[in-house]
RNA sequence: AUUCAUCUUCGGGGCAGGGUGUAAUUCCCGACCGGCGGUAAUGGAAGUUCCAACUCCUAGCCCGCGAGCCUAACAGCUGAUACCGGUGUGAUUCCGGAGCCGACAGUAUAGUCUGGAUGGGAGAAGGUGAAG
Numbered sequence: 001a002u003u004c005a006u007c008u009u010c011g012g013g014g015c016a017g018g019g020u021g022u023a024a025u026u027c028c029c030g031a032c033c034g035g036c037g038g039u040a041a042u043g044g045a046a047g048u049u050c051c052a053a054c055u056c057c058u059a060g061c062c063c064g065c066g067a068g069c070c071u072a073a074c075a076g077c078u079g080a081u082a083c084c085g086g087u088g089u090g091a092u093u094c095c096g097g098a099g100c101c102g103a104c105a106g107u108a109u110a111g112u113c114u115g116g117a118u119g120g121g122a123g124a125a126g127g128u129g130a131a132g
Stems, first nucleotide, its partner, number of pairs: 002131009017029003031112002033102002035065004043057003060100002068077002081098001083097004104115003
């Protein structure tokens, strides 16, 4: 290093501007957001005189998980591109373009407001002990 046990900490973002209306961040135009692990790190950024090192970043819609729903519990259910073009041995992950998706309760119909939630959580980092 690795494995096991245990403890601590961390662990989700978003309606600008406008229209209708008695009333809408809920409708309409438009705007904005994207949890965790895996997988193209032979990539990109930054750095450097140039290079190297150190540092940072890389899938919402591919696979799996969490959340959510459901159940007494186990079980179970759970969204969206086999899209178009480019590079390449290799990309649904990169670059350009187009499209699509988003729990429950409340309320003028909500991915974005309020609430359950000072909750839960996939997991991440670190400490300690043991094995080796």
Predicted 3D model of a 132-nucleotide RNA (FMN riboswitch aptamer (RFN element)) from Sporosarcina luteola. NCBI's taxonomy places the organism under Bacteria, Bacillati, Bacillota, Caryophanales, Sporosarcina. Rfam family: FMN riboswitch aptamer (RFN element). Gene Ontology term of the family: FMN binding. Its mean pLDDT, the model's own confidence on a scale to 100, is 78. The sequence was found by an Rfam model in a public genome assembly.